[in-house]
Molecule: c-di-AMP riboswitch aptamer (ydaO/yuaA leader)
Organism: marine eukaryotic metagenome
RNA sequence: CGCCUAAUCUCGCAGUGAGAGCGGAGGACCCACUCAAAAGGGGCGAAUCGAUAAUCGAGAGGUUUUCUUCCGACCUUAGCCCGUCAGCUAACUCCGUAGGCGCGGCAGGAAG
Numbered sequence: 001c002g003c004c005u006a007a008u009c010u011c012g013c014a015g016u017g018a019g020a021g022c023g024g025a026g027g028a029c030c031c032a033c034u035c036a037a038a039a040g041g042g043g044c045g046a047a048u049c050g051a052u053a054a055u056c057g058a059g060a061g062g063u064u065u066u067c068u069u070c071c072g073a074c075c076u077u078a079g080c081c082c083g084u085c086a087g088c089u090a091a092c093u094c095c096g097u098a099g100g101c102g103c104g105g106c107a108g109g110a111a112g
Base pairs, nucleotide, nucleotide: 001102002101003100004099008020009019010018011017021097022096023095024094025093026092031087040085041082042081043080044079048058049057050056051055059077060076061075062074063073064072067112068111069110070109071108
């Protein structure tokens, strides 16, 4: 100086912090759902699904250096949490604002 991401900024501070911005969850009427058995069920996130024999596809997501779109190229498709409980949901309530990377380059192309 840039990238992933909600994860930035301001004020203050002996210490504990506070606010703005950006995100997430819970939570009415109405609406939706409603059998039995087995399997509990749910949330953040792009991170799911199908086969196959441990990989390959499809879908989804990111980068490609002013912005957007398209093409090409490259990469990801994890992990964690709640704890028997949660559909949507106004008012209202609560929570997060971690972390991890790249470069010093005539930075792939086209159109707008």